[in-house]
């Protein structure tokens, strides 16, 4: 120092559920709250799943906290 691993510390996100707001919906968003996360940062390219419109294995969303696959990052013990 780079890869891989993931102890510690400094920090980071934030699940149900509650309020408020936007959506027909899946679901976002803002507070509030912590189940968990070493990429639970970001992309929706590919599969899973979920809505809605159609019934055509079509179309339009959602979902990355299901897997895959791109990018890009703190920290440093064994």
């Nucleotide at each position: 120092u780079c890869a891989g691993c993931g102890a510690a510390a400094c920090g980071g996100c934030a699940a149900a559920c509650c309020c408020g707001u936007c959506g027909u919906g899946a679901g976002g968003c803002g507070g509030g709250g912590a189940c968990g996360c070493a990429a639970a940062g970001c992309c929706a390219g590919g599969g899973a799943c979920c809505u809605u419109c159609u019934u055509g294995u079509g179309g339009a969303g959602g979902c990355c906290g299901c897997c895959c696959g791109g990018c890009c990052a703190c920290c440093g013990a064994a």

The prediction has a mean pLDDT of 84. A computed fold for a 78-nucleotide RNA from an Actinomycetota bacterium, annotated as c-di-GMP-I riboswitch aptamer. It was read from a public genome assembly, where an Rfam model found it. The organism belongs to Actinomycetota, within Bacteria.